A computed fold for a 100-nucleotide RNA from an Actinomycetes bacterium, annotated as SAM riboswitch aptamer (S box leader). The sequence was found by an Rfam model in a public genome assembly. Lineage of the source: Bacteria > Bacillati > Actinomycetota > Actinomycetes. Rfam family: SAM riboswitch aptamer (S box leader). From the family's description: The SAM riboswitch is found upstream of a number of genes which code for proteins involved in methionine or cysteine biosynthesis in Gram-positive bacteria. Model confidence (mean pLDDT): 82 of 100.

RNA sequence: UCACCAUCCAGAGCGGCCGAGAGAUCUGGCUCGACGACGCCGCAGCAACCCCCUAGGACUCCGUCCCGGGUGAGGGUGCUACCGCCAGGGCCGAUGGAGG
Repeated sequence: UCACCAUCCAGAGCGGCCGAGAGAUCUGGCUCGACGACGCCGCAGCAACCCCCUAGGACUCCGUCCCGGGUGAGGGUGCUACCGCCAGGGCCGAUGGAGG
């Protein structure tokens, strides 16, 4: 960077730095923000996508895949205002997985 699959109304905040916009984008709303938002860093936490443990099944049976469960959370990500903040829009976006 390209196309694919899954998820996006649950959950979880403190400190330090910075200093003006921020909640992806357009329109319209609604919010957050100098009582310091957003962002970055540290720590803490949430969750369970990958991982780990495990029942069952299929097959081309050294293995691959499908579908459940876990009282698991060590490792890789992610997330921790508002339903992706809301409505409408679109070659939408974000995160994870597995590929080119």